[in-house]
This is a predicted complex of two RNAs, RNase P RNA and transfer RNA, with 470 nucleotides together. The prediction has a mean pLDDT of 76.
RNA sequence: GCGGAUGGCUGGAUGGCCGCCUUCGGUGGGUCCGCCCACCUGGGAGGAAAGUCCGGACUCCACAAGGCAACGGUGCCGGGUAACGCCCGGCCGGGGCAACCCGAGGGAAAGCGCCACAGAGAACAGACCGCCCUGCUUGCGGGGUAAGGGUGAAACGGUGGGGUAAGAGCCCACCGCGGGACGGGCAACCGGACCGGCACGGCAAGCCCCACCGGGAGCAAUGCCGAAUAGGAGCGUCACGCUCGGUUCGCCGGGCAGGCCGCCUUGGCCCAGACGUUCGGGUAGGCAGCUAGAGGCAAGGAGUAAUCCUGGCCGCAGAGGAAUGGUCAUCGCGUCGGCCUGCGGUCUUCGUAGCCUGGCGCACAGAAUCCGGCUUAUAGGCUAUCCGCGCGC
RNA sequence: GCCCCCGUCGUCUAGAGGCCCAGGACGCCACCCUUUCAAGGUGGAAAUCGCGGGUUCGAAUCCCGCCGGGGGCACCA
Numbered sequence: 001g002c003g004g005a006u007g008g009c010u011g012g013a014u015g016g017c018c019g020c021c022u023u024c025g026g027u028g029g030g031u032c033c034g035c036c037c038a039c040c041u042g043g044g045a046g047g048a049a050a051g052u053c054c055g056g057a058c059u060c061c062a063c064a065a066g067g068c069a070a071c072g073g074u075g076c077c078g079g080g081u082a083a084c085g086c087c088c089g090g091c092c093g094g095g096g097c098a099a100c101c102c103g104a105g106g107g108a109a110a111g112c113g114c115c116a117c118a119g120a121g122a123a124c125a126g127a128c129c130g131c132c133c134u135g136c137u138u139g140c141g142g143g144g145u146a147a148g149g150g151u152g153a154a155a156c157g158g159u160g161g162g163g164u165a166a167g168a169g170c171c172c173a174c175c176g177c178g179g180g181a182c183g184g185g186c187a188a189c190c191g192g193a194c195c196g197g198c199a200c201g202g203c204a205a206g207c208c209c210c211a212c213c214g215g216g217a218g219c220a221a222u223g224c225c226g227a228a229u230a231g232g233a234g235c236g237u238c239a240c241g242c243u244c245g246g247u248u249c250g251c252c253g254g255g256c257a258g259g260c261c262g263c264c265u266u267g268g269c270c271c272a273g274a275c276g277u278u279c280g281g282g283u284a285g286g287c288a289g290c291u292a293g294a295g296g297c298a299a300g301g302a303g304u305a306a307u308c309c310u311g312g313c314c315g316c317a318g319a320g321g322a323a324u325g326g327u328c329a330u331c332g333c334g335u336c337g338g339c340c341u342g343c344g345g346u347c348u349u350c351g352u353a354g355c356c357u358g359g360c361g362c363a364c365a366g367a368a369u370c371c372g373g374c375u376u377a378u379a380g381g382c383u384a385u386c387c388g389c390g391c392g393c
Numbered sequence: 394g395c396c397c398c399c400g401u402c403g404u405c406u407a408g409a410g411g412c413c414c415a416g417g418a419c420g421c422c423a424c425c426c427u428u429u430c431a432a433g434g435u436g437g438a439a440a441u442c443g444c445g446g447g448u449u450c451g452a453a454u455c456c457c458g459c460c461g462g463g464g465g466c467a468c469c470a
Stems, first nucleotide, its partner, number of pairs: 001389010012331007020044003025040006046364001050375002053373005058218004071214005076090005091105001092103004106209002111207002113203003128149002130145007157175006176198001177196003182191003222288004232279007241256006258270004295314003299310004332362007340354005394466007403419004411450001421437005443459005
């Protein structure tokens, strides 16, 4: 110098003017003493406020404790934490020259299931070609063989030697695999004398087994106050036609009269309530929950780290259909264009750097009970550590 | 704010590890029939299985993360 890996921080700045939310503090005024109004002052989005994917706090419901079963989740080991599926450190496997990255990473000798197509054979294996032995009709039959070919994602250890009719863990050496005294480590795991002679394919993000965790719902939870209208109950006043029958004396049924369906008829429906007042439940609405919390900042200490401890300092949105906005000026950054100047090619234009000037743009995105995480979106800028290659000393 | 469900040709759907570079119906296109149209017959096209990763030899299907759409609640007689 070029290329790369892993973190951390930031998320335009300053000022003027006009507005919005809040009501911590102050002043003044009003008041039906509950509070209300005006002004000044203070405060007013995020790293993700997002997705609602995990874990909690909090509230209500259910429930003696505990166990079992079902269902759901988690899953190498150790640590951290209120808790977690999160974080830190390590182990193993895979990728990369490396820094480093990725892994739902328990169990397949508890059981069941699946392994398409191709292939002779796909899970207690299997003779298609080949090789070897053998019979005879000389191109067919019988037998042996998993070393070679071929198929497949996967073919029942690999390489070399011995052995054999040809072969084969049949035998031997090394490697792999299984067991494993012993040693190291808290553990996962690592090393491994020696033994076995190959027995044990893959899939559990298929059922399942093992260990551990989980009662359900969610601030539109929940508690308090509570209007009008409708509906419910009580009380008061007025009204409750005529007639027949029944009656538990409250009323019920039929007919006539009356009213309505525009009118009539032969049809259908209605025929006891109206007003005032009081009470209780719920709704609209209001108040609480509602922001001091597993809070933040810097310092010291413990720890590899996540994180924890100690004392100190700070006060940092609380709206409730939902405020945090608009505009102007200056500066910053990016990009496009123009004037001038310098440099390089070259021969009238191009490349590059600087200065001045004009236009455009300045990401993702907006709190809604509150925290800890994860995931996803994000223009640009700053910064730390490390790796590879090239050059110079 | 909180809690659920769904996504496959233009439309409605089948599928539940391989027999599926995905089947059917309606619609579309071409041809036949008809004087012509319709009906009928024959054939054909049409799907990144919402997107991106992972598990597996193999994924529309199983798992995870996003995207889009739909529904429910406070609230009762």
Rfam match: Bacterial RNase P class A. The family's RNA type in Rfam is ribozyme. Rfam links the family to the GO terms tRNA processing, ribonuclease P activity and dimeric ribonuclease P complex.